[in-house]
RNA sequence: GACGACAAAGGCAAACCCGCCGCGAGGCGGGGGCGCAAAGCCAGGGGCCUCGAGACGAGGCAGCCCGGCUACCGAAG
Numbered sequence: 001g002a003c004g005a006c007a008a009a010g011g012c013a014a015a016c017c018c019g020c021c022g023c024g025a026g027g028c029g030g031g032g033g034c035g036c037a038a039a040g041c042c043a044g045g046g047g048c049c050u051c052g053a054g055a056c057g058a059g060g061c062a063g064c065c066c067g068g069c070u071a072c073c074g075a076a077g
Base pairs, nucleotide, nucleotide: 003074004073011036012035016031017030018029019028020027021026034063040069041068042067044066045065046064047061048060049059050058051057
């Protein structure tokens, strides 16, 4: 250190349920726990999704991939 162990401590939280917000995708809070070594943050590129007759419109997803930024712990190699 760009690595990640049947390690330790700690963290996050899918589906589903409840409440609230949103036309919606979806978001927030609570329960829950499938999973996660960046499942921490950022819609920059691709992708997917929503509203819309459509836009060279407006939005959503960071737990789809790439990229950027930041970070706990620590064996082996």
This is a predicted structure of a 77-nucleotide RNA (c-di-GMP-I-GGC riboswitch aptamer) from Rubrobacter marinus. Rfam family: c-di-GMP-I-GGC riboswitch aptamer. Gene Ontology term of the family: cyclic-di-GMP binding. The sequence was found by an Rfam model in a public genome assembly. Its mean pLDDT, the model's own confidence on a scale to 100, is 88.